This is a predicted structure of a 76-nucleotide RNA (transfer RNA) from a Pseudomonadota bacterium. Lineage of the source: Bacteria > Pseudomonadati > Pseudomonadota. Its Rfam family is "tRNA".

RNA sequence: GCCGGCUUAGCUCAGCUGGUAGAGCAACUGAUUUGUAAUCAGUGGGUCGGGGGUUCGAUUCCCUCAGCCGGCACCA
Numbered sequence: 001g002c003c004g005g006c007u008u009a010g011c012u013c014a015g016c017u018g019g020u021a022g023a024g025c026a027a028c029u030g031a032u033u034u035g036u037a038a039u040c041a042g043u044g045g046g047u048c049g050g051g052g053g054u055u056c057g058a059u060u061c062c063c064u065c066a067g068c069c070g071g072c073a074c075c076a
Stems, first nucleotide, its partner, number of pairs: 001072007010025004019056001027043005049065005
C1' cells in the first nucleotide's frame, strides 16, 4: 500500500425486511442475615466511533475519516 472484519450501557455482546435501542455481568436501592457473602425484588445508566448523504423516518442503506484485528504485498 491492497483486501476483509469489527466499533452499540462501566465490561462482554445481541439487535430480523429501515419504523419507540436490549440482555448478562457490574453499580445503586430495598428485602433476607447478628454481620459478610450468597439469594430475591427493584432502580438508574446510550451523541449506537466522528462527519456527510439518501429517506416521511437510519444502529440498520451509501460515501468519507479515525481506531482495533486478521490476511496479502512491498522496501532494506